[in-house]
Molecule: RNase P RNA; transfer RNA
Organism: Chitinophaga silvatica
């Protein structure tokens, strides 16, 4: 150099003219003039957490749901960082090293479920061994005993070797695999090490479910407040202390309003202001952490509608793609994609380009 | 803006871990009929994509992609 991968940035510039929102000045609170300002890493998806606003007092139990190795970040968190343990994969083929992954709490609390295929799929007896008994005794019936061997299956009851026994069996014994409890060390802690003692029991909780922690609901269509307009028209159920209804939270209870609620059919109104853009705010320097992050100092003010602006025509200049062609010339196009109370993360798209890393090939030196 | 819900032959649709996914219209192909219709046989599903838990996934969990619903 040049290919892949990973990360982290950027992600069309400038100039003219002609429009748009929203502020500022003039203007007369008008029409109009001038000026300033004006999308994004994901505004998206709305998955998860806040801030913030209301609601009875947020009270109890039940249910619901969410989370699950550990320390830390942090307003918060199914998020981040670091760390432990497993798994898979490359190397190495002794110890270990690297990349990636992990819904990683408990099947030794119950219960359920494991098609087919096997004797049996969790009180394991079909062949086979081996013991007793009967009988028509080289055999056959029945009664037990056995998990060594055999196919089967994703998955056969702790592997090997030995003793033992009628046949065998962790039934005993060594070596060892698990996993469990205690003691000691190392670590904040998850865990790791050594050592001793009982064990050995399939799998599945992304099967009900138990366990430990949280969670009051509801979401700016929340909510304050202004202004306009009205009809208690009329029907019909069910209620008025023998309580309908109801107080944004599924049931029950407590509790406090409580005289009207509902459904049909009709009149009226359908406009403003805040909330709403100054805060976990952005950018830089230093300092402290392994690191997510913190903490000092400076500089800065950065979109604000409400059907809803942020656009469009020309030149140039960058980039791609296509013809002719090989200096270059035409010509198309410029990734994903558009704010709507705000933040802080995850996940999802996204042409091209730039910087760091890691691997690999080629050429010089 | 806020909260649900769904996707299975061409339609409508059942099935809620277990071998080869019911049904019902409709399309194809045979057979019956002189021929048509009726009746019979018979086919055609990557269970929207994509990961993951399981021996095993149409079902279970996560994500995305269309669809559709309530809420002033």
């Nucleotide at each position: 150099a040049c290919u892949a991968c990973a990360a982290a940035c950027c992600g069309u510039g400038c100039u003219a003219c002609c429009g748009c929102u929203u502020c500022a000045u003039u203007g007369a609170u008008a029409a109009g003039a001038u000026g300033a300002c004006g999308a994004g890493g994901a505004a998206a998806g709305u998955c998860c957490g806040g801030a913030c606003a209301g609601c009875g007092u947020a009270g109890a139990g039940c249910a619901a749901c969410g989370c699950a190795c550990c320390a830390c970040c942090u307003a918060a968190c199914u998020g981040g960082u670091g760390g432990g343990u497993c798994c898979u994969g490359g190397c190495a083929g002794c110890c270990g090293c690297c990349a990636g992954g992990a819904a990683c709490a408990g099947c030794u609390a119950g219960u359920g479920c494991c098609g087919c295929a096997g004797a049996a799929a969790a009180u394991a007896a079909c062949c086979g061994c081996c013991u007793c008994u009967g009988c028509u005794c080289u055999g056959u019936a029945g009664a037990g005993g056995u998990a060594a061997g055999g196919g089967u299956g994703a998955a056969a009851a702790u592997g090997u070797g030995g003793g033992g026994u009628a046949a065998g069996a962790g039934c005993c014994c060594a070596c060892g695999g698990c996993a469990u409890u205690g003691a000691c060390a190392g670590g904040u802690a998850a865990c790791u090490g050594u050592u001793a003692g009982a064990g050995c029991g399939g799998g599945u909780a992304a099967a009900c479910c138990u366990u430990g922690c949280g969670u009051g609901c509801u979401g700016a269509a929340a909510u304050g407040c202004c202004a306009u307009g009205u009809a208690u028209a009329c029907g019909g159920u069910c209620g008025u202390u023998u309580g309908a209804g109801g107080g944004c939270u599924g049931c029950u209870c407590g509790u406090c309003c409580g005289a009207g609620a509902c459904c049909g059919a009709g009149g009226g109104u359908a406009g403003g202001c805040a909330g709403a853009u100054a805060c976990a705010g952005a950018c830089a320097a230093c300092g402290u952490g392994u690191g997510a992050g913190c903490g000092u100092u400076g500089u800065c003010g950065c979109a604000g509608a409400u059907a809803a602006a942020u656009g469009g025509u020309a030149g140039c200049a960058u980039c791609u793609c296509u013809a002719c062609u090989u200096c270059g010339u035409a010509g198309a196009g410029a990734a994903c994609a558009g704010a709507a109370u705000c933040c802080g993360g995850c996940u999802u798209a996204c042409a091209g380009g730039u910087u760091u890393g890691u691997a690999g090939u080629u050429u010089u030196u | 803006g806020c909260c649900g819900c769904g996707u299975u032959g061409g339609u409508c649709a059942a099935g809620g871990g277990g071998u080869u996914a019911a049904g019902a219209c409709g399309c194809c192909u045979c057979c019956c009929u002189u021929u048509c219709a009726c009746g019979g046989a018979g086919g055609a599903a990557u269970c929207a994509c994509g990961g993951g838990u399981u021996c095993g996934a149409u079902u279970c969990c996560c994500g995305u992609a269309c669809g559709u619903g309530g809420u002033a």